Notes
Predicted 3D model of a 108-nucleotide RNA (Glycine riboswitch aptamer) from Roseateles toxinivorans.
RNA sequence: GCGUUCCUCACUGGAGAGAGAUGGGUUUCGAGCCCAUCCACCGAAGGGGCAAGCUGGUUCCACCAUGGACCGGCCAAUCUCUCAGGUAAAGCGGACAGCGAGGGCAUU
Numbered sequence: 001g002c003g004u005u006c007c008u009c010a011c012u013g014g015a016g017a018g019a020g021a022u023g024g025g026u027u028u029c030g031a032g033c034c035c036a037u038c039c040a041c042c043g044a045a046g047g048g049g050c051a052a053g054c055u056g057g058u059u060c061c062a063c064c065a066u067g068g069a070c071c072g073g074c075c076a077a078u079c080u081c082u083c084a085g086g087u088a089a090a091g092c093g094g095a096c097a098g099c100g101a102g103g104g105c106a107u108u
Stems, first nucleotide, its partner, number of pairs: 001107001003105002006103004011098003018039001020038007040087003046083001047081003053074008
């Protein structure tokens, strides 16, 4: 200098689903807020699950495996589960996307 599906940071965009019920706390009372429990619901922090593929072993086809069967290992997502998290608006959070900076890596 160039590249980059990795990491961090800044900026921009960024969805879904309950103003649920009961009890308690706060308060003179209420509202609001907070906590606990229960029911319903959402998937886009995090976490779990797997398809193809790769791979190990056992066994079978007289023998062999590049074949069949069986048992394992690795393994993706916006799929799936809903442990965690969340469910009026606002705020916070937010996968992911765009852009920029720094780092890492690769190459010269």
The coordinates come from a structure-prediction model, not an experiment, and the mean pLDDT is 77. The sequence is in RNAcentral, with records from Rfam. The organism belongs to Roseateles, within Bacteria.